[in-house]
Background
Model confidence (mean pLDDT): 84 of 100. The part of an RNA shown here (large-subunit ribosomal RNA, domain VI) has 267 nucleotides and comes from a soil metagenome.

Context: one part of a larger RNA
RNA sequence: CGUAGGAACCUUGACGGCACCUCUUCCAUAGUACGAGAGGAUUUGGAAGGACGGACCCCUGGUGUACCAGUUGUCGCGCUAGCGGCAUCGCUGGGUAGCUAUGUCCGGAACGAAUAAACGCUGAAAGCAUCUAAGCGUGAAGUCUAUGCCAAGACGAGGGUUCCAUGGGAGCUUGCUCCCGAGAGACCCCGAGUAGACCACUCGGUUGAUAGGCCGGAGCUGUACGGAUCGUAAGGUCUUUAGGUUACCGGUACUAACGGUCGAUUG
Numbered sequence: 001c002g003u004a005g006g007a008a009c010c011u012u013g014a015c016g017g018c019a020c021c022u023c024u025u026c027c028a029u030a031g032u033a034c035g036a037g038a039g040g041a042u043u044u045g046g047a048a049g050g051a052c053g054g055a056c057c058c059c060u061g062g063u064g065u066a067c068c069a070g071u072u073g074u075c076g077c078g079c080u081a082g083c084g085g086c087a088u089c090g091c092u093g094g095g096u097a098g099c100u101a102u103g104u105c106c107g108g109a110a111c112g113a114a115u116a117a118a119c120g121c122u123g124a125a126a127g128c129a130u131c132u133a134a135g136c137g138u139g140a141a142g143u144c145u146a147u148g149c150c151a152a153g154a155c156g157a158g159g160g161u162u163c164c165a166u167g168g169g170a171g172c173u174u175g176c177u178c179c180c181g182a183g184a185g186a187c188c189c190c191g192a193g194u195a196g197a198c199c200a201c202u203c204g205g206u207u208g209a210u211a212g213g214c215c216g217g218a219g220c221u222g223u224a225c226g227g228a229u230c231g232u233a234a235g236g237u238c239u240u241u242a243g244g245u246u247a248c249c250g251g252u253a254c255u256a257a258c259g260g261u262c263g264a265u266u267g
Stems, first nucleotide, its partner, number of pairs: 001153001005164007016150004022050007034039001052107005060101004067094005072087006112144002118138004167180006182265001185262004189205005210256003213252005219245003226239005
């Protein structure tokens, strides 16, 4: 820009490419058919698993240098106590969210179509025979369908639902031009993240819980400082399931979401 007004949302799927379409064991059929015996099925039905693929984080674990605790050396806060810096995050023990696999769930199916090799029916040329010459079948992990993904610029531009609009004024050549207003919705901008290299996408913008702060909780760590008391002391006990706390779940306008533009109104 187009898709014969302007929008928002939901869709159909022509065309197209990609992916998938895998393997094993066990049970029953059946110790049956077959076989002198040894042995031992075709088939059909069922179950369990491997590898692979997709999604996810409830469980099991990993990570988790913004969380908690212990601890060594040294330096600093005048000293004690209590803290802080550095030493691979100093080392060690744990660990929320997120991200993850070794964890969890799901998948390959089924029904079909036309066929290949092959196997047939009917059947002449060629009184016979012959699957083929006319005609009609069976038949594969392959082909097409089917399943998942993209997709109406599929110019053959599809379908559905809902929303919006034709108000006022001026110039006049009487149907044209110009100005103003309203207007579904959209964009810039701003606060963010279920999104993300950027862009895009999604949510929110005071008629507001979008982020931060604060408050409460969950989860984690594991019983803080100070005080009391016992012990010569190291240290123990009580106060204390304490204290601390990142990403999680809620609440609360305290801080920051300020401000602006476009937009059909016919052909």